[in-house]
């Protein structure tokens, strides 16, 4: 160096999850890489970490190691979006207070402050008004049991005369009605009224002293309070293919690896 036979190894790997841990079944990625049995309220094992049975290949394109690349996954962060809650802060809105910065109004035809009087409020009396009742006034008003006058007629009487009295006429009681007034009496959701007293010290009106401020409706500032939830704070979900960390298939490069016999 060539040939034959064998052995280690290989016949897929990886991510998340599960697990004390490892591997597998199931999910996802890679991409083609033997077969059968077992397994998610799992299965098999223990750092030599699937187990059991069978088959193929075999020292190299195929096995092992290192480096590079990097599909994809996962953690954290950023950003976007959505949902629930909060109400510290910023913003916005309502209300209250305050300042008197701005515009404005009042004020030397006199501000604030002080003082005096009156009003507003309450009580009493008077007067007026309104309403109710009564009286006065006017009219009507009794078949008989009211009055006056009582024709006719009746009764008594010898007569003179007397008595009762129907109708009519007149008057009146109780009562009914009227009215425009007068008087008395009672009442009130009564009064541009008069008199007296009280109260309040607030507002209004007026006088006096005084001699330059006063007001806060509007804009603005500050404080408080209530609300709102855009920003914000906290929790959950989705997305991105943005950053970072980690694992990393496929692929590329370099290196490494036997035993026996014969020529």
């Nucleotide at each position: 160096u060539c040939g034959u036979g064998c052995u280690a190894g290989a016949c897929g790997g990886g991510g998340a999850g599960c697990u004390g841990g490892c591997g597998g079944u199931g999910c996802c990625c890679u991409g083609u890489a033997c077969c059968c049995g077992c397994a998610a309220u799992c299965c098999g094992c223990c750092u030599u970490a699937g187990c059991g049975g069978g088959g193929u290949u075999g020292a190299a394109u195929u096995c092992c190691c290192u480096c590079u690349c990097g599909a994809g996954g996962u953690g954290c962060g950023g950003c976007u979006u959505u949902u629930c809650a909060g109400g510290a802060c910023u913003g916005c809105g309502g209300c209250c207070g305050u300042g008197g910065c701005g515009g404005g109004g009042c004020g030397u035809u006199g501000a604030a402050a002080c003082u005096c009087g009156g009003g507003u409020c309450c009580c009493g009396c008077a007067c007026g008004g309104c309403g109710g009742g009564g009286a006065a006034c006017u009219g009507c008003g009794a078949a008989u049991c009211g009055g006056g006058u009582c024709a006719g007629g009746a009764c008594c009487g010898g007569a003179a005369g007397g008595u009762a009295g129907c109708a009519g006429c007149c008057c009146u009681a109780a009562g009914c009605a009227g009215a425009a007034u007068u008087c008395c009496u009672c009442g009130g959701g009564u009064g541009a009224u008069g008199c007296g007293g009280g109260g309040a010290c607030g507002c209004c009106c007026g006088g006096g002293u005084g001699g330059a401020g006063c007001c806060a409706a509007c804009g603005c500032g500050c404080g408080g309070u209530c609300g709102u939830a855009a920003g914000c704070u906290g929790g959950g979900g989705a997305g991105u293919c943005c950053g970072u960390a980690u694992c990393g298939a496929c692929a590329g490069a370099g290196g490494g690896u036997g035993c026996a016999c014969g020529g």